[in-house]
RNA sequence: GGAAAACUUUGGCACACCCGGUGUGAACCGGGGUCGCAAAGCUUCCGGUCUCAGGGCCUGCGGCAAGAGACAGCGGGGUUGCCUCG
Numbered sequence: 001g002g003a004a005a006a007c008u009u010u011g012g013c014a015c016a017c018c019c020g021g022u023g024u025g026a027a028c029c030g031g032g033g034u035c036g037c038a039a040a041g042c043u044u045c046c047g048g049u050c051u052c053a054g055g056g057c058c059u060g061c062g063g064c065a066a067g068a069g070a071c072a073g074c075g076g077g078g079u080u081g082c083c084u085c086g
Base pairs, nucleotide, nucleotide: 012037013036017032018031019030020029021028022027035073041079042078043077045076046075047074048071049070050069051068052067056064057063058062
């Protein structure tokens, strides 16, 4: 240098549901629990979904647009981490 064969760790998170708590709500926090996840770590920059309530606009009894918030386990992006011969 080439060929063949074999070879994937330690671990991590925590759906639904239950209990306690926060919030008008979507939902979130803590404990239990494990459906699943190689980023189901972090992050609202883009799209999407959901909540709030009275408003704004008008070829008006219906329609349009927006605001604040929630979801990272709805996708995309950014970023960090682990393993491996790759």
Background
c-di-GMP-I riboswitch aptamer from a Gammaproteobacteria bacterium, 86 nucleotides, folded computationally. Taxonomically the source falls in Gammaproteobacteria (Bacteria, Pseudomonadati, Pseudomonadota). The sequence was found by an Rfam model in a public genome assembly. The model forms 95% of the base pairs in the Rfam consensus.